[in-house]
RNA backbone atom coordinates (compact mmCIF):
# COMPACT_ATOMS: atom_id res chain seq x y z
C1' N A 1 0.00 0.00 0.00
C1' N A 2 -3.13 -3.98 -1.70
C1' N A 3 -7.07 -7.58 0.07
C1' N A 4 -10.25 -10.69 3.15
C1' N A 5 -12.97 -10.62 7.56
C1' N A 6 -15.33 -7.74 11.69
C1' N A 7 -18.15 -3.89 15.03
C1' N A 8 -25.29 -5.37 18.01
C1' N A 9 -26.78 -4.80 26.27
C1' N A 10 -20.72 -4.29 31.12
C1' N A 11 -18.98 -9.62 28.82
C1' N A 12 -19.99 -13.71 24.66
C1' N A 13 -22.88 -13.96 21.48
C1' N A 14 -27.97 -14.11 18.16
C1' N A 15 -31.90 -11.99 15.59
C1' N A 16 -35.21 -15.10 6.25
C1' N A 17 -35.52 -6.95 5.11
C1' N A 18 -41.04 -6.75 9.08
C1' N A 19 -41.96 -5.26 17.73
C1' N A 20 -33.51 -5.53 18.89
C1' N A 21 -33.00 -11.25 21.67
C1' N A 22 -30.38 -15.18 24.78
C1' N A 23 -26.21 -16.68 28.08
C1' N A 24 -23.03 -14.54 31.85
C1' N A 25 -22.99 -10.45 34.84
C1' N A 26 -25.26 -6.17 37.99
C1' N A 27 -29.78 -5.35 40.58
C1' N A 28 -33.78 -6.62 44.16
C1' N A 29 -36.44 -10.96 46.12
C1' N A 30 -37.93 -16.24 47.11
C1' N A 31 -35.29 -20.70 49.39
C1' N A 32 -31.10 -22.04 52.82
C1' N A 33 -29.25 -21.60 60.28
C1' N A 34 -25.06 -18.73 56.80
C1' N A 35 -22.84 -18.58 52.16
C1' N A 36 -22.69 -21.05 47.82
C1' N A 37 -25.99 -23.31 44.28
C1' N A 38 -31.09 -23.76 42.81
C1' N A 39 -35.68 -20.70 41.10
C1' N A 40 -38.22 -15.61 39.94
C1' N A 41 -38.33 -10.87 38.60
C1' N A 42 -36.46 -5.85 37.45
C1' N A 43 -32.99 -3.08 34.74
C1' N A 44 -29.53 -2.62 30.74
C1' N A 45 -29.00 -0.62 23.46
C1' N A 46 -27.82 6.33 18.82
C1' N A 47 -26.97 -1.86 15.87
C1' N A 48 -18.90 2.31 14.96
C1' N A 49 -19.72 7.35 12.41
C1' N A 50 -22.13 9.68 7.76
C1' N A 51 -25.22 9.30 3.66
C1' N A 52 -28.30 6.09 -0.46
C1' N A 53 -31.55 1.98 -1.64
C1' N A 54 -36.44 0.37 0.50
C1' N A 55 -43.43 1.17 2.46
C1' N A 56 -39.65 -0.91 5.98
C1' N A 57 -32.40 -1.73 7.15
C1' N A 58 -28.80 -4.57 12.66
C1' N A 59 -29.37 -7.22 7.62
C1' N A 60 -28.43 -4.25 0.86
C1' N A 61 -25.17 -0.08 -1.23
C1' N A 62 -20.95 3.64 -0.72
C1' N A 63 -17.61 6.75 2.14
C1' N A 64 -14.62 6.88 6.31
C1' N A 65 -12.97 5.09 11.95
C1' N A 66 -11.49 1.16 14.31
C1' N A 67 -9.90 -4.42 14.88
C1' N A 68 -7.87 -8.79 13.00
C1' N A 69 -5.79 -11.66 9.33
C1' N A 70 -3.19 -12.43 4.90
C1' N A 71 0.15 -10.11 1.59
C1' N A 72 3.68 -6.88 -0.74
C1' N A 73 6.76 -2.68 -0.15
C1' N A 74 10.85 -0.22 2.73
C1' N A 75 14.93 -1.03 5.87
RNA sequence: GGAUUUAUAGCUCAACGGUAGAGCAAUCGGCUGUUAACCGAUAGGUUGUAGGUUCGAGACCUACUGAAUCCGCCA